This is a predicted structure of a 73-nucleotide RNA (transfer RNA) from an Anaerolineales bacterium.
[in-house]
RNA sequence: GGGCCUGUAGCUCAGAGGACAGAGCAGGGGUCUUCUAAACCCAAGGUCGCAGGUUCGAAUCCUGCCAGGCCCG
Numbered sequence: 001g002g003g004c005c006u007g008u009a010g011c012u013c014a015g016a017g018g019a020c021a022g023a024g025c026a027g028g029g030g031u032c033u034u035c036u037a038a039a040c041c042c043a044a045g046g047u048c049g050c051a052g053g054u055u056c057g058a059a060u061c062c063u064g065c066c067a068g069g070c071c072c073g
Stems, first nucleotide, its partner, number of pairs: 001072007010025004018056001028042004049065005
């Protein structure tokens, strides 16, 4: 330098053009318990890597860039 894959909540990941963007774990509050843990309940947490484009509508499709990984030279 070229090619491919990945980038969504603090972490691990779903979401293949239209429902308010979701789950588990972690963290917060509560119930229970003598206390802790476990279990159960509740709430919170997101400019979907960045910038453009396509579309009535984009996390999703296209282009460029950035970061990480793998391969080729």
Its mean pLDDT, the model's own confidence on a scale to 100, is 81.
Its Rfam family is "tRNA".